[in-house]
Context: one part of a larger RNA
RNA sequence: GAAUGAACGCUGGCGGCGUGGUUAAGACAUGCAAGUCGAACGGUUUUUAGUGAAGGGCAACCGGAUCUAAAAGCAGUGGCGAACGGGUGCGUAACACGUGAACAAUCUACCUCCAAGUGGGGAAUAGCUCGCCGAAAGGCGAAUUAAUACCGCAUGUGGUGCCUUCUCGCAUGAGAGGGUUACUAAAAACAGGGACCGCAAGGCCUGUUGCUAGGAGAGGAGUUCGCGGCCUAUCAGCUAGUUGGCGAGGUAACGGCUCACCAAGGCUAAGACGGGUAGCUGGUCUGAGAGGAUGAUCAGCCACACUGGAACUGAGACACGGUCCAGACACCUACGGGUGGCAGCAGUUUCGAAUCAUUCACAAUGGGCGAAAGCCUGAUGGUGCGACGCCGCGUGAGGGAUGAAGGCCUUCGGGUUGUAAACCUCUGUCACCGGGGAAGAAACGCUUCAAGUUAAUAGUUUGAAGCCUGACUUAACCCGGAGAGGAAGCAGUGGCUAACUCUGUGCCAGCAGCCGCGGUAAUACAGAGACUUCAAGCGUUAUUC
Numbered sequence: 001g002a003a004u005g006a007a008c009g010c011u012g013g014c015g016g017c018g019u020g021g022u023u024a025a026g027a028c029a030u031g032c033a034a035g036u037c038g039a040a041c042g043g044u045u046u047u048u049a050g051u052g053a054a055g056g057g058c059a060a061c062c063g064g065a066u067c068u069a070a071a072a073g074c075a076g077u078g079g080c081g082a083a084c085g086g087g088u089g090c091g092u093a094a095c096a097c098g099u100g101a102a103c104a105a106u107c108u109a110c111c112u113c114c115a116a117g118u119g120g121g122g123a124a125u126a127g128c129u130c131g132c133c134g135a136a137a138g139g140c141g142a143a144u145u146a147a148u149a150c151c152g153c154a155u156g157u158g159g160u161g162c163c164u165u166c167u168c169g170c171a172u173g174a175g176a177g178g179g180u181u182a183c184u185a186a187a188a189a190c191a192g193g194g195a196c197c198g199c200a201a202g203g204c205c206u207g208u209u210g211c212u213a214g215g216a217g218a219g220g221a222g223u224u225c226g227c228g229g230c231c232u233a234u235c236a237g238c239u240a241g242u243u244g245g246c247g248a249g250g251u252a253a254c255g256g257c258u259c260a261c262c263a264a265g266g267c268u269a270a271g272a273c274g275g276g277u278a279g280c281u282g283g284u285c286u287g288a289g290a291g292g293a294u295g296a297u298c299a300g301c302c303a304c305a306c307u308g309g310a311a312c313u314g315a316g317a318c319a320c321g322g323u324c325c326a327g328a329c330a331c332c333u334a335c336g337g338g339u340g341g342c343a344g345c346a347g348u349u350u351c352g353a354a355u356c357a358u359u360c361a362c363a364a365u366g367g368g369c370g371a372a373a374g375c376c377u378g379a380u381g382g383u384g385c386g387a388c389g390c391c392g393c394g395u396g397a398g399g400g401a402u403g404a405a406g407g408c409c410u411u412c413g414g415g416u417u418g419u420a421a422a423c424c425u426c427u428g429u430c431a432c433c434g435g436g437g438a439a440g441a442a443a444c445g446c447u448u449c450a451a452g453u454u455a456a457u458a459g460u461u462u463g464a465a466g467c468c469u470g471a472c473u474u475a476a477c478c479c480g481g482a483g484a485g486g487a488a489g490c491a492g493u494g495g496c497u498a499a500c501u502c503u504g505u506g507c508c509a510g511c512a513g514c515c516g517c518g519g520u521a522a523u524a525c526a527g528a529g530a531c532u533u534c535a536a537g538c539g540u541u542a543u544u545c
Stems, first nucleotide, its partner, number of pairs: 001545004006541005013393006019386002021351001026349003030346003035080003040077002043074008055062002087304003097228007106221003111217004116212003119153001121151002129142005158184003161180008188209006196203002230276003237267003242264004247259003279301004283294004306327005329340004357383001359382003365379001366377004396426004406417004430486001432481005440472001445467009489534001491532003494515003500529005510517002
């Protein structure tokens, strides 16, 4: 000199863009952060519309059972999601990360493409109802019901197993073809309808979405290897599943991954093993560079989710807002027993020099579910608070000398503050008041029209036109109004280092980054005036180069 996620002191006008628990991975009150689908399914409640039984009435009619349709809600079965998104950096010196390769040793839901199928049956169960136990959390029994839930059977384009041929290769092998009495699947829902069947529901046909087995792709994941990046020898030897083999098990897959047996190997001064510290990287800061330091925000990867361990489900987890076990802590209790996990967003408390709102919205972008409307989304988009940082703007401009008054100094003549002020003429940025006011919005959807498909003017696909949707927003920006009015400080002045005099003090009080000042004329202490640097900041402290 530059820099910082900074803090402290004094001071503080506005805006834009960023940024904000670096310490206790301490403990957490409260609210929210993952749901959605009725176009998979059976119930149930309410409302509306229609139907109108029993009964009553001389009649009009009253009455409303039952059934149907529509809409809204409720819990449950089922599907998909919940493994993403969001947080933190405890652990980890490791194929964790970066980079380059390999998998002929692998898996992959949703999505895209290709090609084949979707036949016919069965037994339950939640819910609902009834009964029982319990303070609660919750649990048990009986009866009964549905499905795209569950289980057989059929079929086998295919796939797998076995046999065989050809081609190729990188060692294990890979691909293609042929054969085989072997094994192996499925689920429906919705919309519309001319002919035909049916009393009707519907069958049937068409279309869309699904479902099953398979092939390919995309994206994702898993595994292996070369190289690279901390300190320590006051750590020199370490290792028995250890190193390798044969066989078996296990895995999506290779492998001591695990096990039985056999052999005695394997690593190490190019630093094994041990100890300390630490998430890694793109980057960031500094520097002419080489380097050095660092890893906040943003992005990629990894690890973790009160502490330790374990598996289940699933395409994917050994799962932050899932399960089980143990522990610590906290809460409820009828003392028998239960419940919880903010390193999600706000917020509380503790710690600390120190770090914000218990805010608005799903309008945009993105995600989940759904045919869609839509619902959910503390992701995200916004607003708020903090000079925490960077950048921009302002605090007025021109004229004005009897060089006013006052202050300070003085050799008492004067000098300086100083064109500074007053005063005159203007301007109107920001702030203030009034009015107007975009872009961020295009889709989806709805209506109409046209074309294709079709038996069809259904349906569906494509295109065109119109309509609808803004949290921010009392904003940006524009116009008008008023009025110099509301807006300057901090540090320093012995040398380094820009800027000097007076008074007080008297080795005292004090200053100080280094040299050093202060013991009666202190430009070095304290005050005042003057001056200098920077400026909504200026200094100090800490840390890095």
Background: A computed fold for a 545-nucleotide part of an RNA from a metagenome, annotated as small-subunit ribosomal RNA, 5' domain. The coordinates come from a structure-prediction model, not an experiment, and the mean pLDDT is 82. Its Rfam family is "Bacterial small subunit ribosomal RNA". Gene Ontology terms of the family: structural constituent of ribosome and ribosome. The full RNA is in RNAcentral, with records from SILVA.